RNA sequence: GGGGACAUAGCUCAGCUGGUUAGAGCGCAUGCUUCACAUGCAUGAGGUCACAGGUUCGAGCCCUGUUGCCCCCA
Numbered sequence: 001g002g003g004g005a006c007a008u009a010g011c012u013c014a015g016c017u018g019g020u021u022a023g024a025g026c027g028c029a030u031g032c033u034u035c036a037c038a039u040g041c042a043u044g045a046g047g048u049c050a051c052a053g054g055u056u057c058g059a060g061c062c063c064u065g066u067u068g069c070c071c072c073c074a
Base pairs, nucleotide, nucleotide: 001073002072003071004070006068007067010026011025012024013023019057028044029043030042031041032040050066051065052064053063054062
C1' cells in the first nucleotide's frame, strides 16, 4: 500500500427482513432481610448506538467518508 471483520450502558454482548419503548447478564446506587457481612428479593440510575454526511415517511440496521482496533496479502 491492497482486501476483510468489528465499534451499542462501567465490562461482556444481543438487537432477526429498516417500523413506532434500545435490551440482557455482570457491575453500581438505594431499600428489605442480618448483630454485621455475604447470599437472596425489590426498586432505580447509567446510552450522541465510534465520528461526520447521505438515502428514506422512518436508520442501531442501508450507502459514502473519517477514526480506532484486529486478521489476511504484499

The RNA shown here (transfer RNA) has 74 nucleotides and comes from an uncultured Clostridia bacterium. It matches the Rfam family "tRNA". From the family's description: Transfer RNA (tRNA) molecules are approximately 80 nucleotides in length. It is annotated as a transfer RNA.